Annotation:
Predicted 3D model of a 1499-nucleotide RNA (small-subunit ribosomal RNA) from an uncultured prokaryote. The sequence is in RNAcentral, with records from ENA. Its Rfam family is "Bacterial small subunit ribosomal RNA".
[in-house]
RNA sequence: AGAGUUUGAUCCUGGCUCAGAAUGAACGUUGGCGGCGUGGAUUAGGCAUGCAAGUCGAGCGAGAACCGAGGAAGCUUGCUUCCGAGGGGACAGCGGCGAAAGGGAGAGUAACGCGUAGAUACGUACCCCCCUGGACCGGGAUAGCUGCGGGAAACUGCAGGUAAUACCGGAUAAUGUCCCAGGACCAAAGGUGUGAUUCCUCCUGGGGAUGGGUCCGCGUCCUAUUAGCUUGUUGGUGGGGUAAUGGCCCACCAAGGCAAAGAUGGGUACCGGGCGUGAGAGCGUGGCCCGGCUCACUGGGACUGAGACACUGCCCAGACACCUACGGGUGGCUGCAGUCGAGAAUCUUCCGCAAUGGACGAAAGUCUGACGGAGCGAUGCCGCGUGCGGGAUGAAGGCCUUCGGGUUGUAAACCGCUGUCAGUUGGGAGGAAAUCUUAAGGGGCUAUCCCCAUAAGUUGACCUAUCUUCAGAGGAAGUCCGGGCUAAGUUCGUGCCAGCAGCCGCGGUAAUACGAACCGGACAAACGUUAUUCGGAAUCACUGGGCUUAAAGAGUACGUAGGCGGCUAUACAAGUUGGGUGUGAAAUCCUGGAGCUCAACUCCAGAAUUGCGCUUCAAACCACAAAGCUUGAGGGAGGCAGAGGUAAGCGGAACUGAUGGUGGAGCGGUGAAAUGCGUUGAUAUCAUAAGGAACACCAGUAGCGAAGGCGGCUCACUGGGUCUUUUCUGACGCUGAGGCACGAAAGCUAGGGUAGCGAACGGGAUUAGAUACCCCGGUAGUCCUAGCUGUAAACGAUGAGCACUGGAUCGAGGGACCUCCCACAGUCUCUCGGUCGUAGCGAAAGUAUUAAGUGCUCCGCCUGGGGAGUAUGGUCGCAAGGCUGAAACUCAAAGGAAUUGACGGGGGCUCACACAAGCGGUGGAGGAUGUGGCUUAAUUCGAGGCUACGCGAAGAACCUUAUCCUGGUCUUGACAUGCAUGGAUUAACCCCUUGAAAGAGGGGCCACGCGCCUUCGGGUGAAACAAGCACAGGUGCUGCAUGGCUGUCGUCAGCUCGUGUCGUGAGAUGUCGGGUUAAGUCCCUUAACGAGCGAAACCCUUGUCUCUAGUUGCCAGCGCGUUAUGGCGGGGACUCUAGUGAGACUGCCGGUGUUAAACCGGAGGAAGGUGGGGAUGACGUCAAGUCCUCAUGGCCUUUAUGACCAGGGCUGCACACGUCCUACAAUGCGGUAUACAGAGGGAAGCGAACUCGCGAGAGGGUGCAAAUCCCAAAAAGUACGCCCCAGUUCGGAUUGCAGGCUGCAACUCGCCUGCAUGAAGCCGGAAUCGCUAGUAAUCGCGGGUCAGCAUCCCGCGGUGAAUGUGUUCCUGAGCCUUGUACACACCGCCCGUCAAGCCACGAAAGUGGGGUGCGCCCGAAGUCGCUGAGCUAACUCGCAAGAGAGGCAAGCGCCGAAGGUGAACUCCGCGAUUGGGACUAAGUCGUAACAAGGUAACC
Repeated sequence: AGAGUUUGAUCCUGGCUCAGAAUGAACGUUGGCGGCGUGGAUUAGGCAUGCAAGUCGAGCGAGAACCGAGGAAGCUUGCUUCCGAGGGGACAGCGGCGAAAGGGAGAGUAACGCGUAGAUACGUACCCCCCUGGACCGGGAUAGCUGCGGGAAACUGCAGGUAAUACCGGAUAAUGUCCCAGGACCAAAGGUGUGAUUCCUCCUGGGGAUGGGUCCGCGUCCUAUUAGCUUGUUGGUGGGGUAAUGGCCCACCAAGGCAAAGAUGGGUACCGGGCGUGAGAGCGUGGCCCGGCUCACUGGGACUGAGACACUGCCCAGACACCUACGGGUGGCUGCAGUCGAGAAUCUUCCGCAAUGGACGAAAGUCUGACGGAGCGAUGCCGCGUGCGGGAUGAAGGCCUUCGGGUUGUAAACCGCUGUCAGUUGGGAGGAAAUCUUAAGGGGCUAUCCCCAUAAGUUGACCUAUCUUCAGAGGAAGUCCGGGCUAAGUUCGUGCCAGCAGCCGCGGUAAUACGAACCGGACAAACGUUAUUCGGAAUCACUGGGCUUAAAGAGUACGUAGGCGGCUAUACAAGUUGGGUGUGAAAUCCUGGAGCUCAACUCCAGAAUUGCGCUUCAAACCACAAAGCUUGAGGGAGGCAGAGGUAAGCGGAACUGAUGGUGGAGCGGUGAAAUGCGUUGAUAUCAUAAGGAACACCAGUAGCGAAGGCGGCUCACUGGGUCUUUUCUGACGCUGAGGCACGAAAGCUAGGGUAGCGAACGGGAUUAGAUACCCCGGUAGUCCUAGCUGUAAACGAUGAGCACUGGAUCGAGGGACCUCCCACAGUCUCUCGGUCGUAGCGAAAGUAUUAAGUGCUCCGCCUGGGGAGUAUGGUCGCAAGGCUGAAACUCAAAGGAAUUGACGGGGGCUCACACAAGCGGUGGAGGAUGUGGCUUAAUUCGAGGCUACGCGAAGAACCUUAUCCUGGUCUUGACAUGCAUGGAUUAACCCCUUGAAAGAGGGGCCACGCGCCUUCGGGUGAAACAAGCACAGGUGCUGCAUGGCUGUCGUCAGCUCGUGUCGUGAGAUGUCGGGUUAAGUCCCUUAACGAGCGAAACCCUUGUCUCUAGUUGCCAGCGCGUUAUGGCGGGGACUCUAGUGAGACUGCCGGUGUUAAACCGGAGGAAGGUGGGGAUGACGUCAAGUCCUCAUGGCCUUUAUGACCAGGGCUGCACACGUCCUACAAUGCGGUAUACAGAGGGAAGCGAACUCGCGAGAGGGUGCAAAUCCCAAAAAGUACGCCCCAGUUCGGAUUGCAGGCUGCAACUCGCCUGCAUGAAGCCGGAAUCGCUAGUAAUCGCGGGUCAGCAUCCCGCGGUGAAUGUGUUCCUGAGCCUUGUACACACCGCCCGUCAAGCCACGAAAGUGGGGUGCGCCCGAAGUCGCUGAGCUAACUCGCAAGAGAGGCAAGCGCCGAAGGUGAACUCCGCGAUUGGGACUAAGUCGUAACAAGGUAACC
């Protein structure tokens, strides 16, 4: 510090996700040791048990157990009993101090609660300090105790009597308090000790310290879908109350107080130091530790006290739990342990007061679940270890393999060494210094007191550093990951299954993504996962973002608060800035140092704590105050332009209906029609009068207005703008949350009006349907008046204002100058409206003085898509609806601009038998053939629009032929190679049995036969055989694993590259444009210049000629021969054959064109603009076809999916389609006669003549490996005669009979012949095919395959046309351009209803619960007030009785918790039914959108 993910690719915008750090964590797997931390986050839910606050006998009385000097009695002379001075001090009590600390928790609290900085109307016990003075004389009670009672208990009553540092009176009385300034009032306690002014304690007063109370500035979460709140409320006066201010409380008076800088309400939450993260600013958080606050079962209340409204005190109410004798009582773990419950989840009912601290005490000491320790938990951080060195046969095993090897891997084994940790043995520093006791010493004048130093003694719960003994590598490694992000890959299994997944995404038979193994990577006593926080995220942007099109400028103006604001000088010092100072607790963080072996951890010191307060210097800026200025702004004066607004009046054209005239059959409407109108007279036309609405031309990226918007003419009223002048005011300004006004169309209310148009509606068409588009009608509405509504793609998708920043040009309005004047033109200037463009900006498109540039000010708005502008609440509206405006859930995208393609029922140009113009067909018939379907035991397989269908198959009777079917057989095999064994068994041949054959079984036969070596004995090898092992075999699967080959676009003109240039980039340019061409062919232009693959050319053939050659071809001339024939001798002239050359290049002429390329015409020429034909097929497309030509990966099979055999099938037939043949006839058929080809084939072949047969054919066999012989007859044609338009002398299907040929074999299932039979068919619907010249059409011939079988295919020649010279349309193609929501690319994409499943949400009669206040009722405890006739020791009076003062009980009153009740508000849950929404497999119906999306789309 970034990365992945939207696309075919690109650049943006934008979300999602990841890598980091962290945690009081939890879960999974694993787990050696230690140190230091840390551990109930949920139910502030309930709690058994034990402990957590006591202490003081030197304040007081009493005092048990126990010890016991001494005495007495009994006797057993050492025992028992009794008395007992004295000691002793338990339990309980009075009294003092403490119990308000310490410890726990975070429920409540949005508050002066906390933080920070200040203030004072106040208290402050003990320990603490300083100072001042004092402690005298008396008194009456009461616990305990004793006695008698009540009660189950808890507890409690009466009587008697007792003490105090308990209580009370008097005295004393100021430095205290009050005061009318005269005066009045206020205290105390003693103890210890032989002994006290002196030690401890007590009282009054003052001061300090400490710790509190109260007040105040500033700061402190979300919500406006909470906008108004408040009656003790705000203030005053006077009282009360308090330690103290104060409506804190009360009486009276006034009517205030708070609030958009967010009152009130709702939700949530203890706050801070800090902690986590981050570069920081921030964001999140408040566990442990520290400070503060609050709470103690829930609610209320006071008492005591220095302090509480009190965690382990009291009273009351309530809930809960326990005890009970049923009458009544008791309790409060949010102390330490522990338990139950709930939960993903959080420990021992431990040890000790040894240390530190606290309470009490004079002290010893006692108490202390504070604390110190131990235990449990890998819960966190830190440290250590699990060994070290050598060791290659690179062992075995595992895994992979191209089978060679590689890897695990020096890893192991093995050899040597060490001894950390743990284990074992024995030592052992330290945490401990005090207190106290004893001894002796010094100091404080005195002392029972204090201080100092010395010596000895005394105190460890727990832990153990460290040292040492022993043994031995011995006891100690896992977890996650390995597709990319992201370090690390192979094999097997699985087969969209099982599963993975943080995002993208993997898995449908070759998965580096699932599972396993091996190997590797990361971290390591841990490693992963989950949750949460910060970061990355500049993704809420203060630092540090945006708003034309990505989300985002309010429809527009005016204007309140607010924010911001021109020039000059003055003053002040609030902001600002510098210095000083106080504070900012400690801990934490940081720096330096130190201590634990290091570290974590701890200690010391410093820095920091960015803040706040006080003080002081400065005065630029900002604010404020006061004074001016004119340039901002406004006013005045004088002009100007204008569809600016409102109201009234007027006008013509058109339209419609009415009346009348003319007229006479249609009109109207459409793609075509129909509905409609019309003989009751329409349309058309003329005239008249009527009505309503809108204003042609002018008219213009012209004008005006804030926007919406404004258009005939005139007048009236009226708003704004602009120019000139520089005359006045003197900052009066800009923006603008709320607010207010205006605001198209549609819509609503009321009343009018209604010609045309025209939602709804009716009808006619179209259509599969047509609730549409088209047509005929037509109501609201459109118009006017008065109101409402308040929205639009209200758009420049661009808020308003000010300033600055090159230009060019056009339009509108005004002014000035120039010209002698006027007009025009020109120049300058101000304002408004446009266009093009520089810089800049921008993702780009674009924008560019009318900014989207550069700055300033203010406002509005945005933060992924969907859900959704929906729900709900509020508010506005008559309604429709508007404004405000979520969430659950769901997706990983949605989107912008541009690029390349593809596509378009977009455009332009161009081409093609593409259409048109023609000729002939197919589609109808019969037949042939292929396919589908059906059938079948089987009808083998493949091919499927063009580009499958007379295709693979250039020829299925058997064979072919196949996993086709039925049946019978073989198993190293029908075929190949190797190994090892045998041995001559064999093989071949012959025979027999069985069988349909294959095969099976058996027998016979020959001989060592062949090659090599040889010592001649033999050995060895090859072929063959038997049985065996490896293996063979597969037309089995996958053409979507492949090679090769092929089809198609298409013989279309395209497809690319290098360098350069342009662009952020994908890409573009080149290859575009203008011409031209069959052509990206060529030329010109040109940020391109060149090049390659294609096109062309080179090749073959054909057309003309030359030369050469002359057999088997030819025969002009010369001969021979024949009835006749190049048959023969000869010949090379010709034809021909087959070789070599020539020829054609827009070369020549004219015209057009740009002087070009080229085109048009012409000449010559056999041929003219590529002469005709062929071969030749760019980059690529279709996962096109083929695993059944061949090759091949993987999979499957192995007595079978291999091999052999027989028979059957591939030929099956209600039907459908393709391709053909033959026809339907007279341009014909049949008959007779008679011409003219080319190219081929031939030896298991072609087969002549001749003979036979009606014929197919048979016999025959000359000749011929072929320019020689044969196939071989060419046919149409020509000539003659017949037929006479008919199902025929057309047509030949079908069938019968008789034959022929091939072949082992023609039944299924061949071809041919003869005779007989003589079907459909009379030119073919929609539709559709081929062809542009030697072509179509027509005629025959040959070859291939082949035993046989041709209507097939491939060739060959004969005869031989018509039409077009165009590109509107159909199809296809090329280039340019345009649109696009397509990119699997239109066979694309995609919308909505309905149906099904599932999920969350809303509404809903109602129903259940919580919360908050309010009214009323009741009213506990208790304070306060009043009463107090009842009771009453201290004081007063009194001899006494008694009276008084004071107090208490009791009663009443105010307030008052809980409770009851009522009406509201608010939140949550459930809810029959219902509504839309999201998602889901390949459901249904249509086709809305994207192209002109087929009616442009959208608001």